This is a predicted structure of a 71-nucleotide RNA (transfer RNA) from a bacterium. The same sequence occurs in records of 2 taxa. Rfam family: tRNA. Rfam classes the family as a transfer RNA.

[in-house]
């Protein structure tokens, strides 16, 4: 320095351009003598800007941080 990929909840992954979904974790409960373990209900996210569209996680573009190849 030149190219490729990735960024979504606290983590690990999902989402044909149409109200973001789950699994563990977290909170409240139910059960127990108590803890666990199970069953029930709840919070909680789209790295940052622009831009194209009625609409954007998705589609362009600039960043900005991981990874990976070439030299």
């Nucleotide at each position: 320095g030149c190219c490729c990929c990735c960024a979504u909840a606290g983590c690990u992954u999902a989402a044909u351009g149409g109200u973001a979904a789950a699994g563990c974790a977290g909170u409240g409960g139910c059960c127990u003598c108590u803890u666990a373990a199970g069953c029930c209900a709840u919070u909680g996210a789209u790295c940052c800007g622009g831009g194209u569209u009625c609409g954007a996680u998705c589609c362009c573009u600039g960043g900005u941080g991981g990874g990976g190849g070439c030299a």